[in-house]
Context: one part of a larger RNA
RNA sequence: UGACGGGGGCCCGCACAAGCGGUGGAGCAUGUGGUUUAAUUCGAAGCAACGCGCAGAACCUUACCAGCUCUUGACAUCUGGGUCGCGGUUACCGGAGACGGUAACCUUCAGUUCGGCUGGACCCGAGACAGGUGCUGCAUGGCUGUCGUCAGCUCGUGUCGUGAGAUGUUGGGUUAAGUCCCGCAACGAGCGCAACCCUCGCCCUUAGUUGCCAGCAUUUAGUUGGGCACUCUAAGGGGACUGCCGGUGAUAAGCCGAGAGGAAGGUGGGGAUGACGUCAAGUCCUCAUGGCCCUUACGGGCUGGGCUACACACGUGCUACAAUGGUGGUGACAGUGGGCAGCGAGACCGCGAGGUCGAGCUAAUCUCCAAAAGCCAUCUCAGUUCGGAUUGCACUCUGCAACUCGAGUGCAUGAAGUUGGAAUCGCUAGUAAUCGCGGAUCAGCAUGCCGCGGUGAAUACGUUCCCGGGCCUUGUACA
Repeated sequence: UGACGGGGGCCCGCACAAGCGGUGGAGCAUGUGGUUUAAUUCGAAGCAACGCGCAGAACCUUACCAGCUCUUGACAUCUGGGUCGCGGUUACCGGAGACGGUAACCUUCAGUUCGGCUGGACCCGAGACAGGUGCUGCAUGGCUGUCGUCAGCUCGUGUCGUGAGAUGUUGGGUUAAGUCCCGCAACGAGCGCAACCCUCGCCCUUAGUUGCCAGCAUUUAGUUGGGCACUCUAAGGGGACUGCCGGUGAUAAGCCGAGAGGAAGGUGGGGAUGACGUCAAGUCCUCAUGGCCCUUACGGGCUGGGCUACACACGUGCUACAAUGGUGGUGACAGUGGGCAGCGAGACCGCGAGGUCGAGCUAAUCUCCAAAAGCCAUCUCAGUUCGGAUUGCACUCUGCAACUCGAGUGCAUGAAGUUGGAAUCGCUAGUAAUCGCGGAUCAGCAUGCCGCGGUGAAUACGUUCCCGGGCCUUGUACA
């Protein structure tokens, strides 16, 4: 100087407390451990691994296993020789396929000194080499997590100290903040904080189609004429600064106010933004890369299987156990986004998943496109008209192909479960809780992920305690 303390002081955070809803019990989904297996590819491991890499394993993916098969190789550059076309489509034969063989058709490269001469392409051969998701993240780059959006981390000069170092950065106030003020052997500065950026909330200007409709006509319908006032869209501005008032404070910074004004008030809400560093944290399987290793195989191709196994254990979720509910009927209202190998209105067929025909739309034009709530009726506390697992049968869709191993529908079946031990998690407002909708990936497949809107609470006395963190101080046999 740090680090540590079941030392002290001050302060903060959904850290506790006050509340609301969960997890832990059940069934299922998903990840992991374990076990099993020919293989169940690999990585991730307290917080910060475990719905994580995977924004989507039937084949492919795929890295794993079995079998079949290739050896200058699926891919790149160079070199010798050969062919000028190469290539594509279709059919046939052998084969599980890779691959090998045959036939037909389409096409018949550019320049040219007309010489395969040059380019370009393919084939054959040899070798330099290719190739490796093989090892090492403790050799590395890059990227990322974490403490933590915590308020810290440093430097120059000066001063003090033999020196390591100290000072500044400590102190008194204050703040979300090393934020600001005052003081001070310090005076300044840098990286962080804040602001500058995006978005939501108010107003104005500009613009008016695909959007809108107050007034005037018109219509089943903003449908049409007309209009751009309003809504909205999207570009530019304004607006908030403790600016004003009162109190308080040291006349300061600031703090307090059911204050004024205002759409908004003290950082207005949200986002992006992550200092010096820590964990030899994570990643050699995104990529790049040193070293090591393989080279008729640890490389390449293919078929089939596996990653989907199942006495069990854990994490994360979904659905429930019901009456604030279930069922039947009726019935109103969004926003973000997506759409041409696509979204598909509407009509018809089907109980339904869906099918057939198909308008419109490259989309503010067409389309995907709401649900819970509300109202009426019924059920009356039951393992039930709760719950939907499991299983049987019959289908639908995607796809070359749903056996291992997809999703959905109808009928039948109707399991556990009556609110969950010790323990433990999230959340302070348009939040929790609850309801649906969209998107990425994607042929198909979501209870996951990323977004969107609808309905919409309770509680916070307080900082003694638990956890994490910041500053000062103290002890130390630790570095």